[in-house]
RNA sequence: UCAGAUGGUCGGAUGGCCGCGGGGCGAAAGCCUCGAGGAAAGUCCGGGCUCCACGGAAACACGGUGCCGGAUAACGUCCGGCGGGGGAAACCCCAGGGAAAGCGCAACAGAAAACAAACCGCCGACGGGCCGAAAGGUCCGGGUAAGGGUGAAAAGGUGCGGUAAGAGCGCACCGCGUCUUCGGUAACGAGGACGGCACGGCAAGCCCCACCGGGAGCAAGACCAAAUAGGGACGGUAGAUGGCUCGUUUCCGAGUCACCGUCCGGGUAGGUCGCGCGAGGCGUCCGGCAACGGGCGUCCCAGAGGAAUGGCCAUCCCUUCAGCAAUGAAGGACAGAACCCGGCUUACAGACCGUCUGACGCA
Numbered sequence: 001u002c003a004g005a006u007g008g009u010c011g012g013a014u015g016g017c018c019g020c021g022g023g024g025c026g027a028a029a030g031c032c033u034c035g036a037g038g039a040a041a042g043u044c045c046g047g048g049c050u051c052c053a054c055g056g057a058a059a060c061a062c063g064g065u066g067c068c069g070g071a072u073a074a075c076g077u078c079c080g081g082c083g084g085g086g087g088a089a090a091c092c093c094c095a096g097g098g099a100a101a102g103c104g105c106a107a108c109a110g111a112a113a114a115c116a117a118a119c120c121g122c123c124g125a126c127g128g129g130c131c132g133a134a135a136g137g138u139c140c141g142g143g144u145a146a147g148g149g150u151g152a153a154a155a156g157g158u159g160c161g162g163u164a165a166g167a168g169c170g171c172a173c174c175g176c177g178u179c180u181u182c183g184g185u186a187a188c189g190a191g192g193a194c195g196g197c198a199c200g201g202c203a204a205g206c207c208c209c210a211c212c213g214g215g216a217g218c219a220a221g222a223c224c225a226a227a228u229a230g231g232g233a234c235g236g237u238a239g240a241u242g243g244c245u246c247g248u249u250u251c252c253g254a255g256u257c258a259c260c261g262u263c264c265g266g267g268u269a270g271g272u273c274g275c276g277c278g279a280g281g282c283g284u285c286c287g288g289c290a291a292c293g294g295g296c297g298u299c300c301c302a303g304a305g306g307a308a309u310g311g312c313c314a315u316c317c318c319u320u321c322a323g324c325a326a327u328g329a330a331g332g333a334c335a336g337a338a339c340c341c342g343g344c345u346u347a348c349a350g351a352c353c354g355u356c357u358g359a360c361g362c363a
Stems, first nucleotide, its partner, number of pairs: 001359010012316007020035006037334001041345002044343005049217004062213005067081005082096001083094004097208002102206002104202002119148002121144003126141006156174006175197001176195008221273004231264007242257005280299008317332006
């Protein structure tokens, strides 16, 4: 210098004028101060908070998660490892428990798809027929999973031996299984002995195993409270020949069923709270490989209703276009709070910083 990998930051800047929303001061005029994001988005996970339900525990059902260790309030997130795959490398990707508990599935093609299977090919040892003096030839029974072909997948792989041809039939190495030694917290790794191979694939099919999980959401919910309906207490008026209650029947008595007033209560409209000092931001030191944790210092940083968070001018920056140039014109990525927080995912013009890999050149 070029090609690539990876982590992070910013995402127009400054000033003036006018305006909008919140808060404070003020009698008022007005003054001071704060006012979008890394995703405020999708609402996909996890929590805080609130109400509802619930005597405790367990089981079942349903849903979720799924290598190991750690971080965290928690997580399906993050960090560090392990295993597998890709790349020359930096590095990237993986729903990554169990298929020797059981059930199920495998289209098409193919002879055969799980108690394996002879279509082509190979063989002609063994048994039989025919020919032949014999060697042998030929046909059949038969043997063969090495070779071809089909398929996503064909019942361990490669090599040597072996054989009629073959075949774990025998052997070596690799793979696999059982037992075991060492290293590691563990996942797992390295080795040893034995076994000739049993146990094919799919669990983003049912299922099994382990762990986790009450429900709803700020239109949660709490308070104040015009009005309406229904309710309660007290008082007043009227009290009926009636109904109901005072356990039953008769009599007597009391209360009540009606209307009015006051109060309570109710809770609609409306108002107030919830509502922003928080698992908070920044700086620094310490522990840790890291995620993260702890100490100290410092800062206060939108909060409402569905509605605010803007416009103009000047200078500068960047992009595009025109121009030989001076310069001129147009424009500024994605987007935009509404209970809050931690993640994930998705969108994003451009600029900047760091680390690493490879190639070439120079010293």
A computed fold for a 363-nucleotide RNA from an Alphaproteobacteria bacterium, annotated as Bacterial RNase P class A.
The organism belongs to Alphaproteobacteria, within Bacteria.
The model forms 96% of the base pairs in the Rfam consensus.
The sequence was found by an Rfam model in a public genome assembly.